[in-house]
RNA sequence: GCCUUAUCAAGAGUGGUUGAGGGACCGGCCCUAUGACACCACGGCAACCUGCUUAAAUGCAAGGUGCCAAAUCCGGCGAAGCGUAUCGCAAGAUGAGGG
Numbered sequence: 001g002c003c004u005u006a007u008c009a010a011g012a013g014u015g016g017u018u019g020a021g022g023g024a025c026c027g028g029c030c031c032u033a034u035g036a037c038a039c040c041a042c043g044g045c046a047a048c049c050u051g052c053u054u055a056a057a058u059g060c061a062a063g064g065u066g067c068c069a070a071a072u073c074c075g076g077c078g079a080a081g082c083g084u085a086u087c088g089c090a091a092g093a094u095g096a097g098g099g
Base pairs, nucleotide, nucleotide: 002098003097004096005095006094007093008092013042014041015040016039017038021031022030023029025076026075027074028073043068044067045066048064049063050061051060052059072091077088078087079086
């Protein structure tokens, strides 16, 4: 990288280093020298796998991941609607499994 499948309106940040970009892509909109992104330290959220528990459901823990601006920030394709964050698909992200 590919296939299958589940979830994606909740939740959770401080400090240090660095110094101009970042929010996947495109359009919009937004964040950003009152310091982005990245990395490091500590902290936190959640509970997919995992462990314990149970007849099962549930519950507890937090070892492996993941995550900690904005609904996956909104839209992109189709249908509906036409003041309003509508529905489905696609794409993407993450987990688990697979050849």

A computed fold for a 99-nucleotide RNA from Flintibacter faecis, annotated as SAM riboswitch aptamer (S box leader). Taxonomically the source falls in Flintibacter (Bacteria, Bacillota, Clostridia, Eubacteriales). Its mean pLDDT, the model's own confidence on a scale to 100, is 85. Rfam family: SAM riboswitch aptamer (S box leader). Rfam's curators write: The SAM riboswitch is found upstream of a number of genes which code for proteins involved in methionine or cysteine biosynthesis in Gram-positive bacteria. Of the family's consensus pairs, 97% are formed in the model.